[in-house]
RNA sequence: GCGGAUGGCUGGAUGACCGCGGGGCGCAAGCUUCGAGGAAAGUCCGGACUCCAUGAAGCAAGGGUGCCGGGUAACGCCCGGCGGGGGCAACCCCAGGGAAAGCGCCACAGAGAAGAGUCUGCCCUCGCGUCCGGCCUUGGCCAGACGCCGGGGGUGAUGGUGAAACGGUGGGGUAAGAGCCCACCGCGGACCGGGCAACCGGGACGGCACGGCAAGCCCCACCCGGAGCAAUGCCGAAUAGGGGCCUCGCGCGGAAAGGUCUGCGACUGCCGAAAGGCGAUAGCAGAGACCUCCGCAGGGACGCUUCAGCCCAGGGGCCCGGGUUGGCAGCUUGACCGCCGCGGUAACGCGCGCGGCAGAGGAAUGGUCAUCCAGAGGGCCCGUCGCAAGAUGGGGCCUUGGACAGAAUCCGGCUUACAGGCCAUCCGCGCAG
Repeated sequence: GCGGAUGGCUGGAUGACCGCGGGGCGCAAGCUUCGAGGAAAGUCCGGACUCCAUGAAGCAAGGGUGCCGGGUAACGCCCGGCGGGGGCAACCCCAGGGAAAGCGCCACAGAGAAGAGUCUGCCCUCGCGUCCGGCCUUGGCCAGACGCCGGGGGUGAUGGUGAAACGGUGGGGUAAGAGCCCACCGCGGACCGGGCAACCGGGACGGCACGGCAAGCCCCACCCGGAGCAAUGCCGAAUAGGGGCCUCGCGCGGAAAGGUCUGCGACUGCCGAAAGGCGAUAGCAGAGACCUCCGCAGGGACGCUUCAGCCCAGGGGCCCGGGUUGGCAGCUUGACCGCCGCGGUAACGCGCGCGGCAGAGGAAUGGUCAUCCAGAGGGCCCGUCGCAAGAUGGGGCCUUGGACAGAAUCCGGCUUACAGGCCAUCCGCGCAG
C1' cells in the first nucleotide's frame, strides 16, 4: 500500500424570530426551565405491575425448550467451553437430546432402498455342437480348447444408478469371490488416564451385529393458569330495568326460641241504660304446612380426581340489548442508564463515589432565515508538470446537500431498517528498511 475479519462510536453545529406540550414562579401580562431514538419500529421471546379464577396437591390435555458449565428477576437472551462444517488465516456458521422402545417414510433412477439384490459380469458343473490331439480290435474310449446354445449351483469382488448400495483402503486367500484371514482407518460396548461437565486421549478386545430421517408420529428431561394500562381504582354524568338460551338442583330427620298459623284470651278501647256484645294487643296452650334454627344426604363454582374452606333454595355458564364515553389516579426514580473503583477469562456482580433521566393522551417535541461543517456531482478561475495536445489533483468561488425513522405503563433481550463519517484490535499478500 492492497484485500479482508471483529468490536464500538457518531449520524449535523450555532444564532435570530415565530410557535407547541409539561413543571415552577406570578393577581395578571409574562418570566424561567425541561422536551424522542439507536432502533422510539416489528410486537417475536422473557418479566415487573393490575385484574380474573376460593386455595393446595396429583394426573391428563395443550404449548414451549433441548451439547456442557456459568450469568440473570427471568428468557427461546448473553458469556465461556465442547463437537461438527467453511476459510491459507483473523474469524464465521450449526432446531447440536434419543434411530439396539415402537410405528412410519426413503421420490426419480436403479437388479436391489433395510435384516435386500444376479441387470451386466466372474467362476464351477452337466448336456449339446464344433475343432484339435492321443490310444486301439475303424467306431469307440480318454484328455483339451472354443460356443453370441440350454440347465443347475456359487459369488456381492466388476460395470452402471442414486442423496444414500448393508464398513473403507491395501495385502493374503480362493474355482471365482467374500471380515474368509491380516495391517491401518472407521464403528461398538467395557476398561484406564485427564476434565465440574459436554468431551478428549490411550492400549487391548469384538470381525461388523448397529444405513438415513425425530423442522414425521413418538420417547426422555425441564418449564408454562388467563387477560392486558383501552389492565385497574376513585369522582362526576347517564340509565335504574331489561331480554333470550343451556345446565345441575329444591331430599330426609329433628326443634315450638322468634316469625307464622290454630285455639283460648285479659287491663284498656268501641257499642249498649244494663246484662252483654264486638275488635285489637299482652299473655297462655298447641302446631313442623311455610319462614327460621339444628343435623345428615345431595348439588354447585367450565378437563379430571382428592383434600380443606365457602355458598345454596337457589347456584352456575353463554349470548343479546340500553346508557355514558368527561375528570383524577395508575404515569414514570426504576431488577434504570453512563463514568469511576474493586472482583471475575467473560457475560456479570459489588460500591453507591460522581453525573443523568420527556410524560402527551386524538396525542407536544415544529417552521422560516442566516452563518458554518461532512460528503458527492457539475461549472469557472488559479497552481504544478509538459514545446504542445494534454496530464495531475493542491487551492478558491458558485450550485447542490445530512440516512432509517419517530415515544404512548415500564424494564431485559432478539430481529429488522439505516446516506455518510470516525476509532480500536487482528489476519493474509506485496514493497522498502
The RNA shown here (Bacterial RNase P class A) has 433 nucleotides and comes from Tabrizicola sp. SY72. Rfam family: Bacterial RNase P class A. Rfam classes the family as a ribozyme. It was read from a public genome assembly, where an Rfam model found it.